Annotation: The part of an RNA shown here (small-subunit ribosomal RNA, 3' major domain) has 480 nucleotides and comes from an uncultured rumen bacterium. The RNAcentral record of the full RNA draws on ENA and SILVA. The prediction has a mean pLDDT of 82.
[in-house]
Context: one part of a larger RNA
């Protein structure tokens, strides 16, 4: 000096309490351990591994197993020889591959011989190729203590020295934030600002979206049409919020309470940002990379199966157990996105899922689209129920070469467990939780996951003994 301590003090966090909603008990879906298996490819394992890498396994993906095949190869560069090429047929074969045949037709540059790029065989070899191994050889990227307020330099000064001091104290902060103070006196990296978008109030600028505001036209009905930019709204640039003003405390300070004014008050909400480090944490399988290892196979290239198995075990999660509810009608109110190998209206067919047609739209113009809880009305009357929909049977509808293994979606029947879930455990302090729908990445199709959007919207916080984590002094100590 650290780290530790069921030693002390001072402080913080949804960490307790205060409360609302969850998991744990059903089914479903998904990860994952185990079992199994020809292979169930490989990684990720307390927090910080388990809807993780996967933002999309039917072939493909794909690395895994079984089969058939190729060996200078699927992919780079060099040498030599021959052809540009392009169609098209047969045998065999599950495909890929292997053998073989035929037709006509044809090419860029440069001095006609020829030569050169470029593509294709062929043949030798150099050398490709490994999602092979070692993340404890490594870079780069990440997680994690943590958005916690720590972490260190110079010079000086004290110590024999490790080192200390500055960073400790006395206020104050969200802050090593600022103030006084002090053998210090200054500095870095952090913190805050500096950036980004949205809210909300005015103003200036712009108008193919909005408006009935003002004209005119015009309908069953409407910005529907001429006109127009006043409002809304959108687009870029700007103002604006600093404890700036006022009272009160405080040491006359930092800086707190309160208040005016304002749209907005005390870093206003919220995002990117992530200090020296720790965890030989993750990743060699994004990619790169030293070293080993394979080379007619540990490479490639095809059919087919697995990755989707199923006694069990656990972790996210959706749907439920109902009357604040089902269901039937009727009826309104959003915001972000997406769209040409798309997005499709209106109309027609079908109980539907969808189908036939294509109007308009490269989109503030046209579409996806319905917005769903919400409200109004009627039904059910507390049952395993017009709850709840698992599972299974037929019949289908989409995509796709192909839906058996294994897609999603329809319609009719089938109707399971479930009556609020033990020990324990989790998330949230404001437009949050809670609910309810939109939409987007990936994608041919496939979402109860993920990332965005808005609807409607609470309850509680007395307070820090106590439980976990952390930050500063301070104290023991037989670790380091």
């Nucleotide at each position: 000096u650290g780290a530790c301590g069921g030693g002390g003090g001072c402080c913080c966090g949804c960490a307790c309490a205060a409360g609302c909603g969850g998991u744990g008990g059903a089914g479903u879906a998904u990860g994952u351990g185990g079992u199994u298996u020809a292979a169930u490819u490989c990684g990720a394992u307390g927090c910080a591994a388990c809807g993780c890498g996967a933002a999309g396994a039917a072939c493909c993906u794909u690395a895994c197993c079984c089969a058939g095949g190729c060996u200078u190869g699927a992919c780079a560069u060099c040498u030599a020889g021959g052809g540009a090429g392009c169609c098209c047929u047969u045998a065999u074969g599950a495909a890929a591959g292997u053998a073989a045949g035929g037709g006509g037709u044809g090419c860029c540059c440069c001095u006609c011989g020829g030569g050169g790029a470029g593509c294709c065989c062929u043949a030798a070899g150099a050398c490709a190729g490994g999602u092979g191994c070692u993340g404890c050889a490594u870079g780069g990227c990440u997680g994690u203590c943590g958005u916690c307020a720590g972490c260190u330099c110079g010079u000086g000064c004290c110590g024999u020295g490790a080192g200390g001091u500055g960073u400790u104290g006395g206020g104050u902060u969200a802050a090593g934030u600022c103030c006084c103070g002090c053998a210090a006196c200054g500095a870095g990296g952090g913190c805050a600002a500096c950036c980004c978008a949205a809210a909300a109030a005015a103003a200036a600028c712009a108008g193919u979206u909005g408006c009935g505001a003002a004209c005119a036209g015009g309908c069953a009905a409407a910005g529907c049409u001429g006109a127009g930019c006043a409002c809304u709204c959108u687009g870029g640039a700007g103002a604006g919020a600093c404890c700036g003003c006022c009272c009160c405390g405080g040491u006359u300070a930092a800086c707190g309470g309160g208040g005016a004014g304002g749209a907005a008050g005390g870093u206003g909400g919220g995002g990117a940002c992530g200090a020296c480090g720790u965890c030989a944490a993750g990743u060699c399988a994004u990619c790169a990379u030293g070293g080993c290892c394979c080379u007619u196979a540990c490479g490639c290239c095809u059919g087919g199966g697995g990755c989707u198995a199923c006694a069990c075990a656990c972790g996210u999660a959706c749907u439920a157990c109902a009357a604040u509810g089902g269901c039937g009608c009727g009826c309104a109110c959003a915001a972000a996105g997406g769209g040409c190998a798309g997005c499709a209206a209106g109309a027609c067919c079908g109980c539907g899922a969808g189908g036939u047609g294509g109007a308009g739209c490269c989109a503030a113009u046209c579409c996806c689209a319905a917005a769903a809880a919400a409200c109004g009305c009627g039904u059910c009357c507390c049952a395993g129920u017009c709850c709840g929909g698992a599972c299974u049977g037929c019949a289908g509808u989409c995509u796709g070469c192909a839906a058996c293994u294994c897609g999603a979606c329809u319609g009719c029947a089938c109707g399971a467990a479930g009556u609020c879930g033990g020990a324990a455990u989790c998330g949230c302090u404001a437009g949050u939780a809670a609910u309810u729908c939109g939409a987007g990445a990936u994608c041919a199709g496939c979402a109860u996951g993920c990332u965005c959007g808005g609807g409607u919207g609470a309850a509680u916080g007395c307070g820090u003994u106590c439980c976990c984590g952390g930050g500063c002094c301070u104290u023991g100590u037989a670790c380091a």